[in-house]
Molecule: transfer RNA
Organism: Candidatus Magasanikiibacteriota bacterium
RNA sequence: CGGGCUGUAGCGCAGUUGGUAGCGCGCGUGGUUCGGGACCACGAGGUCGGAGGUUCGAAUCCUCUCAGUCCGA
Numbered sequence: 001c002g003g004g005c006u007g008u009a010g011c012g013c014a015g016u017u018g019g020u021a022g023c024g025c026g027c028g029u030g031g032u033u034c035g036g037g038a039c040c041a042c043g044a045g046g047u048c049g050g051a052g053g054u055u056c057g058a059a060u061c062c063u064c065u066c067a068g069u070c071c072g073a
Base pairs, nucleotide, nucleotide: 001072002071003070004069005068006067007066010025011024012023013022019056027043028042029041030040031039049065050064051063052062053061
């Protein structure tokens, strides 16, 4: 310098004929218990790495860019 992949909740991940985001663990509250753990119920938490564009509508399509990783030179 060129190319591929990844970037979504605190952590690990899912989410493609574009239709306003979900699972597990963790966390909070309550129940159960003498108490804890386990279990059960409910709940909080992200506008999807950043910017711009297309569209009635974008995590999803296009462009640029940042970070990590791999391959090539």